[in-house]
RNA sequence: UCAUUAAGAGAGGACUGACGUCCCGCCAACCUGCCUUAUCCGGUAAGGUGGUAUCCUCAUUUGAGGGAUGAGACCUUAGGGUAACCAAAGGA
Numbered sequence: 001u002c003a004u005u006a007a008g009a010g011a012g013g014a015c016u017g018a019c020g021u022c023c024c025g026c027c028a029a030c031c032u033g034c035c036u037u038a039u040c041c042g043g044u045a046a047g048g049u050g051g052u053a054u055c056c057u058c059a060u061u062u063g064a065g066g067g068a069u070g071a072g073a074c075c076u077u078a079g080g081g082u083a084a085c086c087a088a089a090g091g092a
Stems, first nucleotide, its partner, number of pairs: 001071005010024001012023004025052003030048003033044003039092003055066004073082003
């Protein structure tokens, strides 16, 4: 700077005085990959994040401000390289 701020999901376990960290499970298509094909829509919880009791305030019906999340990860001799499932209809 841009996008979203809708919905969904454990009153779980370990440690700690607390904050919090870790483990297991679950949820979610924001990025990457894949389905998949030039692009878009869509799908896929695989890699990277995030979440897992309801965003807040003002104005007033549609906005403003604040907050939150995302806009791949790792290695590198900087040329490049590595891991991305056995899952996944299709449509324009």
Description:
The prediction has a mean pLDDT of 77. Predicted 3D model of a 92-nucleotide RNA (SAM-I/IV (S-adenosyl methionine) riboswitch aptamer) from a marine eukaryotic metagenome. It matches the Rfam family "SAM-I/IV (S-adenosyl methionine) riboswitch aptamer". For this family Rfam cites "The aptamer core of SAM-IV riboswitches mimics the ligand-binding site of SAM-I riboswitches" (Weinberg et al., RNA, 2008). Gene Ontology terms of the family: regulation of gene expression and S-adenosylmethionine metabolic process. The family is grouped with related families in Rfam's "SAM clan".